[in-house]
RNA sequence: AAAGCUGGCCGGGCAGCCGCUGUACGCGUUCGCGUGCAGAGGAAAGUCCGGGCUCCGCAGAGCAGGAUGCCGGCUAACAGCCGGACGCCGCAAGGCGAUGGAAAGUGCAACAGAGAGCAGACCGCCGAUGGCUGGAGAGAUCUGGCACAGGCAAGGGUGAAACGGCGAGGUAAGAGCUCACCGCGGACGUGGCAACACGGACGGCACGGCAAACCCCAUCCGGAGCAAGACCAAAUAGGGGGGCGAUAGCGCUGCUCGCGCUGCUCCCGGGUAGGUCGCUAGAGCCGCCGGGCAACCGGCGGCCCAGAUGAAUGGCUGUCAUGGGUGCCCUCGGGCAACCAACAGAACCCGGCUUACAGGCCAGCUUUCCAC
Numbered sequence: 001a002a003a004g005c006u007g008g009c010c011g012g013g014c015a016g017c018c019g020c021u022g023u024a025c026g027c028g029u030u031c032g033c034g035u036g037c038a039g040a041g042g043a044a045a046g047u048c049c050g051g052g053c054u055c056c057g058c059a060g061a062g063c064a065g066g067a068u069g070c071c072g073g074c075u076a077a078c079a080g081c082c083g084g085a086c087g088c089c090g091c092a093a094g095g096c097g098a099u100g101g102a103a104a105g106u107g108c109a110a111c112a113g114a115g116a117g118c119a120g121a122c123c124g125c126c127g128a129u130g131g132c133u134g135g136a137g138a139g140a141u142c143u144g145g146c147a148c149a150g151g152c153a154a155g156g157g158u159g160a161a162a163c164g165g166c167g168a169g170g171u172a173a174g175a176g177c178u179c180a181c182c183g184c185g186g187a188c189g190u191g192g193c194a195a196c197a198c199g200g201a202c203g204g205c206a207c208g209g210c211a212a213a214c215c216c217c218a219u220c221c222g223g224a225g226c227a228a229g230a231c232c233a234a235a236u237a238g239g240g241g242g243g244c245g246a247u248a249g250c251g252c253u254g255c256u257c258g259c260g261c262u263g264c265u266c267c268c269g270g271g272u273a274g275g276u277c278g279c280u281a282g283a284g285c286c287g288c289c290g291g292g293c294a295a296c297c298g299g300c301g302g303c304c305c306a307g308a309u310g311a312a313u314g315g316c317u318g319u320c321a322u323g324g325g326u327g328c329c330c331u332c333g334g335g336c337a338a339c340c341a342a343c344a345g346a347a348c349c350c351g352g353c354u355u356a357c358a359g360g361c362c363a364g365c366u367u368u369c370c371a372c
Base pairs, nucleotide, nucleotide: 001368002367003366004365005364006363007362008361009360010359012320013319014318015317016316017315018314020039021038022037023036024035025034026033027032028031041343045354046353048352049351050350051349052348053225054224055223056222065221066220067219068218069217070084071083072082073081074080085099086097087096088095089094100216101215105214106213107210108209122156123155124152125151126150129149130148131146132145133144134143135142136141164182165181167179168178169177183205184203185202188199189198190197191196229277230276231275232274239268240267241266242265243264244263248262249261250260251259252258284303285302286301287300288299289298290297291296322341323340324339326337327336328335329334330333
């Protein structure tokens, strides 16, 4: 210098004017005015996980259902994070992985292919042995041919996958048939908390794949959500109770008694409109020190950092900066001009994950080339 990998950060600045929400103080007095101060994000988003908080339910245990799934740690908790193991990818930095169990059982494997689970012979190899048929020899026997019986699975071919791989011996040809190495298996030893790694013997291969197929094993899980939930409480209508009234009207009932309704007044309680709380001081933020590889934890000090509810956090102007394409000019490297500038936006709070994002900055690391 080029090409990459990983992690972190910013995501317009300043000034003026006009507004909006909250709050403190003051003034007029219940709603305004003035002044001061504060006022969106890294994702406030998707609402996908986990927790706090609230109400409801709940003796205990089990079944069903759901989630998670290598090992260790962190945490309030998690499907998150950190560290490690293993597998795959990359020359490397590094990236990706739901990665428990397939000798508990059930099931699945399209197409192709001879054969797809304790299988199979299409091409092929052999044809030792037996058979058929020649030759040599006195004979014992030796030696050809055929590919009929039969043997084989080395090579070819199919497939995602073909019942260990590869080399040598062996054989008629072959075959773990035998041997070396590799793989695999159950033990043993060593290291490690563990996942696992390494080692030398033994076993001649028996036990193929799929569990984001059912299933088995282990661990965890009650439901609904701030429109949770609590409080204050009008008008109108209606409910409950007390008192008054007088025997009026209506109903049961044609009559008597009785009962109910209709009147006035006082009290009580529920719901609605509306309002208040919940509401933002918290697993909080910043700095230093200590422990830990790290996630994270502990101690000390400092700070207060939006709380709206038709829902505020904005608009305009000027100027500067950065980037982009366009036009013009020239000394070809710049200058000038106007234009454009990302995703998005709190709604009870917090920890994560995922997704979106114009443009820009920083740090560490890897490979290659060049110079010294």

Model confidence (mean pLDDT): 80 of 100. Bacterial RNase P class A from a Burkholderiales bacterium, 372 nucleotides, folded computationally. Its Rfam family is "Bacterial RNase P class A". By type it is a ribozyme. NCBI's taxonomy places the organism under Bacteria, Pseudomonadati, Pseudomonadota, Betaproteobacteria, Burkholderiales. A source record names the gene rnpB.